[in-house]
RNA sequence: AGUUGUAGGUAGACUAUCGCCGGGGAAACUCGGAGGAAAGUCGGGGCUCCACAGAGCAAGCAUAGUGGUUAACGACCAUCCCACGCAAGUGGCGGAUUAGAGGAACAGUGACGAACCGAGGCAAAGCUCGGAUGAAACGGCCAAUCUCUAUGCGGAGCAACCUUGUAACGGAUCGUUGACCCUGUUCGGCGAGAUCCAGGUUAAGGGCUUGAGGUGAUGGGUAACCAUCAUCCUAGACGAAUGAUAGUCCACGACAAAACCCCGCUUAUCGCCUAUAAUGUUUU
RNA sequence: GCCCCCGUCGUCUAGAGGCCCAGGACGCCACCCUUUCAAGGUGGAAAUCGCGGGUUCGAAUCCCGCCGGGGGCACCA
Numbered sequence: 001a002g003u004u005g006u007a008g009g010u011a012g013a014c015u016a017u018c019g020c021c022g023g024g025g026a027a028a029c030u031c032g033g034a035g036g037a038a039a040g041u042c043g044g045g046g047c048u049c050c051a052c053a054g055a056g057c058a059a060g061c062a063u064a065g066u067g068g069u070u071a072a073c074g075a076c077c078a079u080c081c082c083a084c085g086c087a088a089g090u091g092g093c094g095g096a097u098u099a100g101a102g103g104a105a106c107a108g109u110g111a112c113g114a115a116c117c118g119a120g121g122c123a124a125a126g127c128u129c130g131g132a133u134g135a136a137a138c139g140g141c142c143a144a145u146c147u148c149u150a151u152g153c154g155g156a157g158c159a160a161c162c163u164u165g166u167a168a169c170g171g172a173u174c175g176u177u178g179a180c181c182c183u184g185u186u187c188g189g190c191g192a193g194a195u196c197c198a199g200g201u202u203a204a205g206g207g208c209u210u211g212a213g214g215u216g217a218u219g220g221g222u223a224a225c226c227a228u229c230a231u232c233c234u235a236g237a238c239g240a241a242u243g244a245u246a247g248u249c250c251a252c253g254a255c256a257a258a259a260c261c262c263c264g265c266u267u268a269u270c271g272c273c274u275a276u277a278a279u280g281u282u283u284u
Numbered sequence: 285g286c287c288c289c290c291g292u293c294g295u296c297u298a299g300a301g302g303c304c305c306a307g308g309a310c311g312c313c314a315c316c317c318u319u320u321c322a323a324g325g326u327g328g329a330a331a332u333c334g335c336g337g338g339u340u341c342g343a344a345u346c347c348c349g350c351c352g353g354g355g356g357c358a359c360c361a
Base pairs, nucleotide, nucleotide: 001281002279003278004277005276006275007274008273009272010271012249013248014247015246016245017244018243020033021032022031023030024029035255039266040265042264043263044262045261046260047157048156049155050154054187055186056185057184060153061152062151063150064149065079066078067077068076069075080094081092082091083090084089095148096147100146101145102142103141112139116131117130118129119128120127161206162205163204164203170197171196172195173194174193181189182188199360200359201358213232214231215230216229217228218227219226220225250253285357286356287355288354289353290352291351294310295309296308297307302341312328313327314326315325316324334350335349336348337347338346
C1' cells in the first nucleotide's frame, strides 16, 4: 500500500431576487423554519379518558444462562456457552423432559416397545465382543409441539380528551324487575340511557411543543451509563409551509420528507472523511 | 395519524411438522367420440406456497424481519 473488520462523522456549499408557514411589531421591517432515518408502527414510557383501576377464579400475551445500565423495555453493556470466520470479529437459537401428554418420515431386523442376528463362553441363562441403516439404536432426543416453573402485563388511543358555536332535534327494539360500561366469569361498583335506521355539522380555540432536551469540560465506571459545572432555545402546519429562478465552485449530490411527544429496535441509503484492529497477499 | 385482516397453479381453494419436489374444481393444451360444434371420455402442462433469515434430521405449516394488497376509526341528536 492492498484486502477485510469495528466505531463514529457528513448528508453539496455560497450569493442575489421572488415567494410560502410560524413568532414579534401600529407599520416599515425583523427572527426562526424537516430527518438520520421524519419510514415500518415492532417494543417501552409520558399524556388523556374509561371506577386514579377493585377482590376471587379462569383465560390470554410477553420474557427466559449470569451480572449490570435505564424513567421503562422484549432495548443496551459486560461475560459464559454454542455456531461461523485464518484472524480482527459477527450472529443468538440459551429455564424445566425423576409433573404429565404428544412426536420421530425414508432407510433399517427393530424408532421408544428392548429387543434381534453372528461369534465367544456355558449343562442352560446371565455375561463379553461385533453388526449395516439412520439425525437418533437400553440412553436418551424434540419444549421457536402442548405443557410446567419464575417474573411482568387493566383497556383504549391526540380521529385520546377539554371548551365555545352552527344545524338536525324523527322512527324501531331493549332498559330503573338495573340495560350500557368496568377485557371473560362470579362478586362488587356505577346509575339512564344503549343499539340500529333516517337526519344534521364537516367550524374555531386548547391539547401543541422546554424536554427522562442539546453542546462542551471535569470526575467515576472495562462498558452501557452516571454525577457536577458552564452554556444554548432549535418547525408547530391542518387540501397541510420549508420552494422557484439565475450565477459561481466542488468530491457532481443517495434514501427519503414532520403531524401529540420522547427512548429503543428494524428496514432504505450515492459518495466522502476520521479513528482503530486483523491479515499465510505485494513492495521496501 | 391510529387500529385490524389477508397472501398456495391463470382464477377459487384444500393443507395445521414427514404419508406433499403440494391435492381438488373451473379454465388451458393434446387425443378419442361427432359430418361439424357443444356436451361427454382419456391424458397432460401449469405453484421458487409473497420475499429473506432462523429452529428442526426434516418447514406451505413453528419463530423473527421485510414486501404487497384490503378493511375500519370524526362529532351531534
Two RNAs folded together computationally: RNase P RNA and transfer RNA, 361 nucleotides in total. Model confidence (mean pLDDT): 77 of 100. It holds a member of the Rfam family "Bacterial RNase P class A". About the family: Ribonuclease P (RNase P) is a ubiquitous endoribonuclease, found in archaea, bacteria and eukarya as well as chloroplasts and mitochondria. Rfam links the family to the GO terms dimeric ribonuclease P complex, ribonuclease P activity and tRNA processing.